This is a predicted structure of a 479-nucleotide part of an RNA (small-subunit ribosomal RNA, 3' major domain) from an uncultured bacterium. Model confidence (mean pLDDT): 85 of 100.
[in-house]
Context: one part of a larger RNA
RNA sequence: UGACGGGGACCCGCACAAGCGGUGGAGCAUGUGGUUUAAUUCGAAGCAACGCGAAGAACCUUACCAGGACUUGACAUCCUAAUCGUAUUUCCUAGAGAUAGGAGAGUCAGUUUGGCUGGAUUAGUGACAGGUGCUGCAUGGCUGUCGUCAGCUCGUGUCGUGAGAUGUUGGGUUAAGUCCCGCAACGAGCGCAACCCUCGCCUCUAGUUGCCAGCACUUCGGGUGGGAACUCUAGGGGGACUGCCUGGGAAACCAGGAGGAAGGCGGGGAUGACGUCUAGUCAGCAUGGUCCUUACGUCCUGGGCUACACACGUGCUACAAUGGCCAAUACAAACCGUUGCGACUUCGCGAGGAGAAGCUAAUCGGCUAAAGUUGGUCCCAGUUCGGAUUGGAGUCUGCAACUCGACUCCAUGAAGUUGGAAUCGCUAGUAAUCGUAGAUCAGCAAUGCUGCGGUGAAUACGUUCCCGGGUCUUGUACA
Numbered sequence: 001u002g003a004c005g006g007g008g009a010c011c012c013g014c015a016c017a018a019g020c021g022g023u024g025g026a027g028c029a030u031g032u033g034g035u036u037u038a039a040u041u042c043g044a045a046g047c048a049a050c051g052c053g054a055a056g057a058a059c060c061u062u063a064c065c066a067g068g069a070c071u072u073g074a075c076a077u078c079c080u081a082a083u084c085g086u087a088u089u090u091c092c093u094a095g096a097g098a099u100a101g102g103a104g105a106g107u108c109a110g111u112u113u114g115g116c117u118g119g120a121u122u123a124g125u126g127a128c129a130g131g132u133g134c135u136g137c138a139u140g141g142c143u144g145u146c147g148u149c150a151g152c153u154c155g156u157g158u159c160g161u162g163a164g165a166u167g168u169u170g171g172g173u174u175a176a177g178u179c180c181c182g183c184a185a186c187g188a189g190c191g192c193a194a195c196c197c198u199c200g201c202c203u204c205u206a207g208u209u210g211c212c213a214g215c216a217c218u219u220c221g222g223g224u225g226g227g228a229a230c231u232c233u234a235g236g237g238g239g240a241c242u243g244c245c246u247g248g249g250a251a252a253c254c255a256g257g258a259g260g261a262a263g264g265c266g267g268g269g270a271u272g273a274c275g276u277c278u279a280g281u282c283a284g285c286a287u288g289g290u291c292c293u294u295a296c297g298u299c300c301u302g303g304g305c306u307a308c309a310c311a312c313g314u315g316c317u318a319c320a321a322u323g324g325c326c327a328a329u330a331c332a333a334a335c336c337g338u339u340g341c342g343a344c345u346u347c348g349c350g351a352g353g354a355g356a357a358g359c360u361a362a363u364c365g366g367c368u369a370a371a372g373u374u375g376g377u378c379c380c381a382g383u384u385c386g387g388a389u390u391g392g393a394g395u396c397u398g399c400a401a402c403u404c405g406a407c408u409c410c411a412u413g414a415a416g417u418u419g420g421a422a423u424c425g426c427u428a429g430u431a432a433u434c435g436u437a438g439a440u441c442a443g444c445a446a447u448g449c450u451g452c453g454g455u456g457a458a459u460a461c462g463u464u465c466c467c468g469g470g471u472c473u474u475g476u477a478c479a
Base pairs, nucleotide, nucleotide: 001479002478003476004475005474007473008472009471010470011469012468013467015463016462019426020425021424022423023422026317027316028315029314030313031312032311033310034308035307042053043052064303065302066301067300068299069298070297073128077127078126079124080123081122082121083120084119088105089104090103091102092101093100094099108118109117110116130292131291133290134289135288139286140285141281142280143279144277146275151190152189153188154187155186156185157166158165159164170181171180172179196269197268198267199266201238202237203236204235205234206233207232211227212226215225216224217223241263244257245256246255247254248253319419323378324377325376326375327374328373329372335366336365337364340359341358344355345354346353347352385416390411391410392409393408394407395406396405432455433454434453435452436451437450438449
């Protein structure tokens, strides 16, 4: 000087408390451990691994296993030779296919004349290729974490023999090393804040594909004429600064008020200091070293990653009446669409099938939002709750749904009556609850993830205690 203390003082955070809803019990989905297996590929491991890499494992992916094949190789460059009836492509035979054999179609470009140059392909040979083999404790890059916590430092000066100190401490204040005052310090840098995006108010410009106040027509649909007001769209500008008032204060600032769409950081996002964890990643990529080289490389078929006595994490659906079922009816935002979205008609109980308009989209489509409201029914029961599981019949995608897809219909109807110890999230348009879209994607194991809107709470006395963090101080047998 740091670190640590079941030392002290002060302060903060859904840290506790006050509340609301969960997890832990059930069934299922998913990840992990374990076990099993020919293989169940690999990585991730307290917080900060475990719906994580994986924003899509039937084949492919795929790295694993079994079997069948290849050896200058699936891929790159160089050398030599051949071909340009090359490349490519169709068919036949054998085969699980890779592949092997055979038949047909298929006449590169420039300059020029029997050559040269370029390009393509094949064969040979070796230099080499190749490796998701190992080392993240050799590394780059990127990332997590403490933590969006308020800290981390430097120059000059001064003090100290020196390590160092001072500044950065103190008194106030703040979300903040934010600002004020004081002070052997005076300044500065990286962080904080602001500048960026978005939402909330107003205004200007613009008016189609969007809008419809007033006028006319109307098949009653902004449908038509028309309009440029409004909504909206998307560009520009304004607006909030403790600016004004009152009180407190030395100031910074704090408390209250006015006006205002918005008030004291207006809400949300992006943004992550010096560093810590020898944190994570050699399997995204790159890369040193090392190892394999007729195999630890490459191709193919099939299997596996989907196993199942069990244990854990994360979720979904429930256990019902604030509900289930039936009928009628209202109101979104965001996003996506030409190998696509597909209205509409028609067939089917349905998943879907057939035909097919429009749309490269403010024009057409996905698109009926659901909870809600109104009426009816059920009458507290393992039920008209719950839907697992299983049998049968189908639809769609795809070369192909046996291992191993999703969905539909009929039947079947399991556990479950609110969950022990323990434990998690959340302070407002939040929690809870309701639907909706997208990426990946042929299809889909999505209940995941990332967005979008609808309805919309309760509670916070307070900081004694638990956890984490910041500042000062004190002790130390630690560095």